[in-house]
About this RNA
SAM riboswitch aptamer (S box leader) from a soil metagenome, 100 nucleotides, folded computationally. Of the family's consensus pairs, 97% are formed in the model. The prediction has a mean pLDDT of 84.

Parts: sequence; structure tokens; C1' cells
RNA sequence: CUCAUCGCGAGUGGUGGAGGGACCGGCCCUUGGAAGCCCGGCAACCAGUGCAGUCGCACCAGGUGCCAAAUCCGGCGGACAGCAUCGUCCGCAAGAUGAG
Repeated sequence: CUCAUCGCGAGUGGUGGAGGGACCGGCCCUUGGAAGCCCGGCAACCAGUGCAGUCGCACCAGGUGCCAAAUCCGGCGGACAGCAUCGUCCGCAAGAUGAG
């Protein structure tokens, strides 16, 4: 840089001790214990196996990933509604993960 996915799922554990939810603005979680690490679990992108024959299905769990809240919500543009404020939908951007 390209492609695919992002409304599902996953702990009354151990350790550790103050942060965490990418960024900004909100709003949250957290000493009734955050992050990190270990164990445990979820899922099935890639790999593997089988079937099918067209790019699918099943099995498995080796390489990753993930385990509050829709990617927690918004951040740019458009449509509709409304108009002091508050909204709904679509697309983009940004981000995350995988594969190349």
C1' cells in the first nucleotide's frame, strides 16, 4: 500500500498494585482492585484435513487475534426531521485484526 471483517462470543481464578477504554471531545470502567503477566476461555482470518466443484461446506486448532459498553458514542460529508438544545439513516475518514 491492497483486500476482507468489525451489532455475535469469551473468568466469582492466581499475581500485581493505579490506572484503563488508540487519538481529540464526551461518557464510562476501576482500591468491592486498573494496566501488565500466568492460567482459563471465545472465535475461526491464515495453515492443515475431508467433501463439493467453482471460490462453498464440514472438521481440526498449528500461526495470529480477542475476552465492559456497536470499533462505548461523536469527530468529515450527505439525506430526512427539527431548530435554543437534543435526533435517525447512509457514506467517508481514522482505528483494530487477519491475509498478501